[in-house]
């Protein structure tokens, strides 16, 4: 100097001029809510985003325990919790730095395994090759048997080399290697690692296929939920007045809510049946509650500096801040002035300077937190590794 890998961060900056929400103060009109005006300070983000997980709050539900159902899945750790993170472990991948892995269980059981192959799961004889037989002068072809050494199909075909052995073969049998299984010694907290032994010699893959095991999980979501409460609404809910008299809550469909029939047929008490009570119009009182407004809503697993512990994720102490809150929904909009970047060009040996264009992302809070995934012009920093040249 190239090339590469990891991980943190930043993502316009000054003025002017025109506006938006909210806070506080004044001030003017209303004097009940409040509207306008001015002055001060605040006013999006690394992802506010998808809305994919966790968990705070909030209301229902809930003795407890299981059944159905969902969901995590190497290991120890961190956190409120988590499908997140950290450090390892095993496997693959790169010379490496470092990446990737939806990383329990296939000897409980069931299922599947495309095409191509003779044959794809308690295998399997197409070609080959051996024997034995028939025919045929032969070449050789038929037929009954053995072969899984070799070829051929396949992603995958029941361990590999090399010997003994056979008529040809074959873990039949031996040596070595690879694998499976069992206990044993040693190391780790464990996942796991190592290392001698013995055993039948050989065992396919799938589980994001049913399934099994281990842990986990009640529902619904700020339109949650609270609290005030407007009307010639609505309430056979009280108590008083007024009132020609009398009866009437019926019958049918339906678990019910209703609906339908009628002038009417609801409702309090009680889980239900019988029972008792209330029906109209006035006015006073209660109560629920729409619209509407107020709270929930900005102090929080907060944010930043330091410092001890840990490898580290993250905890502990000390100090210091307060930092958006609309609700048809603010947080902008012109302009100029410099930055930062591409591209042309001119100087100059370069560094660089100037001059002319063009770009300055992806985006936008709505209860709040911690993740995770996705987008994103342009930059900056650090740590590490590989190649090459120089000391």
């Nucleotide at each position: 100097c190239g090339a590469g890998c990891c991980g943190a961060c930043c993502g316009g900056a000054c003025g002017g001029c025109c506006g938006c929400g909210g806070c506080g103060c004044g001030a003017u009109c209303a004097c009940u809510c409040g509207a306008u005006c001015g002055c001060g300070g605040c006013g999006a983000g690394g992802a506010a985003a998808g809305u994919c997980c966790g968990g705070g709050c909030u209301c229902c539900a809930c003795a407890g325990g299981g059944c159905a159902g969902g969901g995590u899945g190497g290991u120890u750790g961190c956190c409120a919790a988590c499908a997140g993170c950290a450090a390892c472990c095993c496997g693959g991948g790169g010379u490496g730095a470092c990446c990737c892995g939806c990383g329990g269980g296939a000897c409980a059981g069931u299922g599947c395994c495309a095409c191509a192959g003779a044959a794809a799961g308690c295998a399997g004889a197409c070609c080959g090759c051996c024997g034995g037989u028939g025919c045929g002068u032969g070449a050789g072809c038929g037929c009954c048997g053995g072969u899984a050494a070799g070829g051929g199909u396949g992603a995958a075909a029941c361990g590999g080399u090399g010997g003994u052995g056979u008529a040809a073969g074959a873990g039949a049998c031996c040596a070595c290697c690879a694998g499976c299984g069992c206990g044993c010694c040693g190391g780790g907290u464990g996942a796991c690692c190592g290392g001698a032994g013995c055993g039948g010699c050989u065992a396919g893959g799938u589980a994001a296929a049913c399934c099994c095991c281990a842990c986990c999980c009640g529902g619904a979501g700020c339109a949650a939920g609270a609290u005030c409460a407007a009307g010639a609404a609505g309430g056979a809910c009280c108590g008083g007045c007024u009132u020609g008299c009398c009866g009437g809550u019926u019958c049918g469909c339906g678990u019910a809510g209703g609906c339908g029939u009628u002038c009417g047929a609801g409702g309090g008490c009680g889980g239900c049946c019988c029972g008792c009570c209330c029906g109209a119009g006035c006015c006073u009182g209660c109560g629920g509650g729409u619209a509407g407004a107020u709270c929930g809503c900005a102090c929080g697993a907060g944010c930043c500096u330091g410092u001890c512990g840990g490898u580290g994720a993250c905890g502990g102490c000390a100090g210091g801040c307060c930092u958006a809150g609309a609700u048809g929904g603010a947080u902008g909009g012109c302009c100029g002035u410099c930055g930062c970047c591409c591209g042309g060009u001119g100087c100059g040996c370069a560094a660089g300077c100037g001059c002319c264009g063009g770009g300055u992302a992806c985006a936008g809070a709505a209860c709040c937190c911690g993740g995770c995934u996705u987008a994103c012009a342009g930059g900056u920093c650090g740590a590490c590794u590989c190649g090459u040249c120089c000391g």

This is a predicted structure of a 391-nucleotide RNA (Bacterial RNase P class A) from Jatrophihabitans sp. The sequence is in RNAcentral, with records from ENA. Its Rfam family is "Bacterial RNase P class A". The family's RNA type in Rfam is ribozyme. About the family: Ribonuclease P (RNase P) is a ubiquitous endoribonuclease, found in archaea, bacteria and eukarya as well as chloroplasts and mitochondria. Model confidence (mean pLDDT): 75 of 100. The gene name in the source record is rnpB.